About this RNA:
A computed fold for a 123-nucleotide RNA from uncultured Actinophytocola sp., annotated as SAM riboswitch aptamer (S box leader). RNAcentral holds the sequence, with entries from MGnify.

[in-house]
RNA sequence: CUCAUCCAGAGGGGCAGAGGGAUCGGCCCGAAGAAGCCCCGGCAACCGGCGUCAGCCAUUCGCUUUUCGCGAGGACGGCGACGAACACGGUGCCAAUUCCGACCCGUACGCGGGACAGAUGAG
Numbered sequence: 001c002u003c004a005u006c007c008a009g010a011g012g013g014g015c016a017g018a019g020g021g022a023u024c025g026g027c028c029c030g031a032a033g034a035a036g037c038c039c040c041g042g043c044a045a046c047c048g049g050c051g052u053c054a055g056c057c058a059u060u061c062g063c064u065u066u067u068c069g070c071g072a073g074g075a076c077g078g079c080g081a082c083g084a085a086c087a088c089g090g091u092g093c094c095a096a097u098u099c100c101g102a103c104c105c106g107u108a109c110g111c112g113g114g115a116c117a118g119a120u121g122a123g
């Protein structure tokens, strides 16, 4: 920089000692213990891996044919789609929708949609 996702889900302990929720505003969380570090546990399914599928390319066989093409096989060839016993590996995450708003549009004024920004993953 590009793409995808972000209204679901999942916390205990130890050390520590005042902050934290990206920024700003709000509103919250916090001495019944914040950040950070460590241990254990969990959630999830982005990537690897795993499974299924002949949709495409390639390949093998048969038929036909000038070529084109048609049919069949094969998922330890590539791509793709779908999936879960996702044990395992790489991450991520485990208050509040990404806590809400911040810019634009609409509005039956409750809110709805989009954008920006941010986070995470893959490249």
Base pairs, nucleotide, nucleotide: 001123002122003121004120005119006118011040012039013038014037015036019029020028021027023102024101025100026099041094042093043092046090047089048088050083051082052081053080055079056078057077059073060072061071062070063069098117103114104113105112106111
The model forms 93% of the base pairs in the Rfam consensus.